[in-house]
Context: one part of a larger RNA
RNA sequence: GCCUGCGAGUCGCGGUGCGCGGCGAGGCCAAGGGAUUGCAGUCCCGGAGCCGGAGGGAAACCGAGUCCGAACAGGGCGGAGAAAGUCGCGCGUCGCGGACCCGAAGCCAAUGUGAUCUUACCAUGGGCAGGGUGAAGCAGGGGUGAGACCCUGUGGAGGCCCGCACGGUAAUCUGUUAAAAAAGGUAGCGAUGACCUGUGGUAAGGAGUGAAAGGCUAAACAAACAUGGAGAUAGCUGGCUCUCCCCGAAAUGCCUUUAGGGACAGCCUCGCGCAGGGACGCCGGAGGUAGAGCUCUGGACGGGAGAGGGGGAGUCAAAUCCUACCGGUUCCGACCAAACUGCGAAUGCCGGCGCCUGUCGCGCGGGAGUGAGACUGCGAGCGACAAGGUCCGUAGUCGAGAGGGAAACAGCCCGGACCGCCGGCCAAGGCCCCAAAGCCAUGCUGAGUGUGAAAUGAGGUGCGGAUGCGCAGACAGCCAGGAGGUUGGCUCAGAAGCAGCCAUUCCUUGAAAGAGUGCGUAACAGCUCACUGGUCGAGCAUCCGCGCGCAGACAAUGUAGCGGGGCUAAGCAUGGCGCCGAAGCCGCGGAUUCGCGCCUUAUGGCGCGACUGGUAGGGGGAGCAUUCCGCUGACCCAUGAAGCGCGCCCGCGAGGGGUGCUGGAGGAGGCGGAAGAGAGAAUGCAGGC
Repeated sequence: GCCUGCGAGUCGCGGUGCGCGGCGAGGCCAAGGGAUUGCAGUCCCGGAGCCGGAGGGAAACCGAGUCCGAACAGGGCGGAGAAAGUCGCGCGUCGCGGACCCGAAGCCAAUGUGAUCUUACCAUGGGCAGGGUGAAGCAGGGGUGAGACCCUGUGGAGGCCCGCACGGUAAUCUGUUAAAAAAGGUAGCGAUGACCUGUGGUAAGGAGUGAAAGGCUAAACAAACAUGGAGAUAGCUGGCUCUCCCCGAAAUGCCUUUAGGGACAGCCUCGCGCAGGGACGCCGGAGGUAGAGCUCUGGACGGGAGAGGGGGAGUCAAAUCCUACCGGUUCCGACCAAACUGCGAAUGCCGGCGCCUGUCGCGCGGGAGUGAGACUGCGAGCGACAAGGUCCGUAGUCGAGAGGGAAACAGCCCGGACCGCCGGCCAAGGCCCCAAAGCCAUGCUGAGUGUGAAAUGAGGUGCGGAUGCGCAGACAGCCAGGAGGUUGGCUCAGAAGCAGCCAUUCCUUGAAAGAGUGCGUAACAGCUCACUGGUCGAGCAUCCGCGCGCAGACAAUGUAGCGGGGCUAAGCAUGGCGCCGAAGCCGCGGAUUCGCGCCUUAUGGCGCGACUGGUAGGGGGAGCAUUCCGCUGACCCAUGAAGCGCGCCCGCGAGGGGUGCUGGAGGAGGCGGAAGAGAGAAUGCAGGC
């Protein structure tokens, strides 16, 4: 891992609701006794007791009333009117019990087992190659008054030194499903000692032992192990077994030592009762949002007038004057606001009437689940006008929703899957190939834009508009002119169109020419422009708006920002006609549920119409199978029971039949009853492989 078997809402008592049945203002008996039967059981007796028939009060107690009270006052709870209970059985659910099953870490001690591991100690044994160092003491010698002391030798001390056995440590490598549930290699430590070790013994569970690490006490120790309390508790995790049918949630509010749990409400379902509910139209209402506005409350920009103030002048002081400063207030213009409003929608909300729909509504009662929500659009707060962020509101989808589209993709778009069909029509989205289906017309784009992106930038290109100039010749280019008074005046070393200042910036000639547009010079000169003529010969210049494109554009494996190929239409825009495309709609056949009608009426049959996605194993309904029991037919079976196999038949299905050259002895049908009553999951349990 697979297979087979086992494996989880049970039982007792009590409450409550529903169904069925008995009796009924009553209902029932319990223990016990008797009768009967083959058992289960049935019948009879038994009124102790229980519920109901009356309530009020804490109670005594009173009673259709009673309690509080002084009360014949008032009030509370009752009665009077419609209003039946009780017993049994079944089912739902709740309470108390282990209470659906498995699962702790733990707690306790009523009882024990452990010191063959390890810690400490006791008793008694054993072990420590070799080498080095050379304490005291002693001897001899020196030394002294005698000593101390010194030298040499002897001697052999030491938790002394080096280093095997032995013991230990843990730096590193290996090992890590190991050779090993702690080891192996290398290096390093102790190695006569607080040394190592054999055997026997003593000390233990809140206790021992501990050169102390909470260490050790049998591979496990912040309290061993075994048994017991014990099915501890587990608001936690996991698991919970046949079928079909109807309906179908929630992830919210309030409170919670509450936040992943609950109580109540909300939302689902079933029953009973009642008479509403919803869509649309019209009418009538309340309201202060969006927007707008600036009266109010505040904010804030510019300007005018200006009380007052600052500065200056003036004066002995002042009056007074000046002021490019501040400025209450006021006026003008233009603004801002969730907690501003002299305005004010749309929508929504409340009510009435009409019409449509047809139980969708409300109440009471039984049963729930949910109380982690997610994204998208729109309206706000928080955040940074960040987040696949967070928190509200509102709508949708997912959740619990399959199908088609978006390449792939819970939350986006289309659309809600009862079953069957090798039929048809559409939706979103598509129609060159992958890949079902496409063409036409008119424009645009030239960037592979399409096939990712901003501020911003640009004689890209198409369309529209405005103004001016132009065949009396515009615009661009080319040729020519661009002069004189004059070097204007001032200033200045100089200032001559061109450092700077001034100016009613003039006058003349002329086709035109500035007291000068730029370059240039020290200043002149020189080049050039404005302006004019000529040449050329038809549009030119400036601005605004719109369509499509360009730049802006840099990332890590490999093109990699159309799904790919590829496309200049197979891109974009507009219009037209087709087609493809889903579990949508239609057609044909069949089924379910509900309603209506008819026929029947145990209930089913027929017809018509509508309906039938689904998680919480949510609520409700109908069934299948298994084991055992009662009743029933004079049931089946060696001419082959159960079991097992099967591609056949029946049933929507659970399943039921049939069949076998399988098996070899028991087993069905019908009607009821009772349950150890259905397995794929629980790191389930046991066995087999």